c-di-GMP-I riboswitch aptamer from Fusibacter sp. A1, 85 nucleotides, folded computationally. Its mean pLDDT, the model's own confidence on a scale to 100, is 85. Its Rfam family is "c-di-GMP-I riboswitch aptamer". Rfam links the family to the GO term cyclic-di-GMP binding. The source organism's lineage runs through Bacteria, Bacillota, Clostridia, Eubacteriales and Fusibacter.
RNA sequence: AAUGAAUAUUGGCAAAUCAACUGAAAGGUUGAGACGCAAAGCCGUGGGUCUAAGGUGUAAAAGCUAUGAUUGCCAGGUUGCCGUU
Numbered sequence: 001a002a003u004g005a006a007u008a009u010u011g012g013c014a015a016a017u018c019a020a021c022u023g024a025a026a027g028g029u030u031g032a033g034a035c036g037c038a039a040a041g042c043c044g045u046g047g048g049u050c051u052a053a054g055g056u057g058u059a060a061a062a063g064c065u066a067u068g069a070u071u072g073c074c075a076g077g078u079u080g081c082c083g084u085u
Stems, first nucleotide, its partner, number of pairs: 001085004012037002017032006035072001041078003045075003048070003054065003
């Protein structure tokens, strides 16, 4: 530097659920807990999806709308551990 077919090592992360806090909500944070994950590390860049405070709309509603959220939805970018060559 390339690579991830096989074999192995040190380990890592933490779904659902529960509790507390936070937020208009979606959701997030912390603790407990492990469904799983070779990037389930990081980045909201493209797409998808979720929410609708505010705005719009209405007789009133319904509805529409992201500047909000999701990286464990997909892709992309970027940084690593180990093995082999």